[in-house]
RNA sequence: GAUAGAGGCGCGGGCUUCAUGAGUAGCCCUCGGCAAGGCCAGGCAGCCGCCGGGGAGGAAAGGGGAGACCGCCGAAGCAGAGCGCUGCUGCCUGGCGGCCUUCUGCUGGGUCGAAGGAGAAGAUCCUUCGGACUGUCACAAGUUUUGUGAAGCGCUAUC
Numbered sequence: 001g002a003u004a005g006a007g008g009c010g011c012g013g014g015c016u017u018c019a020u021g022a023g024u025a026g027c028c029c030u031c032g033g034c035a036a037g038g039c040c041a042g043g044c045a046g047c048c049g050c051c052g053g054g055g056a057g058g059a060a061a062g063g064g065g066a067g068a069c070c071g072c073c074g075a076a077g078c079a080g081a082g083c084g085c086u087g088c089u090g091c092c093u094g095g096c097g098g099c100c101u102u103c104u105g106c107u108g109g110g111u112c113g114a115a116g117g118a119g120a121a122g123a124u125c126c127u128u129c130g131g132a133c134u135g136u137c138a139c140a141a142g143u144u145u146u147g148u149g150a151a152g153c154g155c156u157a158u159c
Stems, first nucleotide, its partner, number of pairs: 001159005008073001010072004015067004028055007037048002039095008076107007084099004108134002111131008136150006
């Protein structure tokens, strides 16, 4: 350097199905109010009116459970920055978001708890801190186990 592996409630993906979302939103009818608004703050032009009560009617997405399958063991996740697209249409300035992708950095793994964030949500996910557990290597010893420490750019096997 190449190839192949290991950790275990191991990681991720689409497909099928179920519940939730929700009797919610858009659309329609009616009554009342308003002339402000259309991600936030401004500007030009265009287009569309907007908010609430009642009635009728009635979804979807993200996220989640289950099943079989597929790809895998930096699997994957997160943060920052960049390019592109985008949040009524065309354009300008700044901000805040969403999606794809590239680069850099961090995290061995699942689990429990706390705090914070996302979310319709007591679901679930993410981050930080802490606990025990677990796998790998190093060192030590009271040696087939125990202790301490470290990190996957690691470890083991073969060539």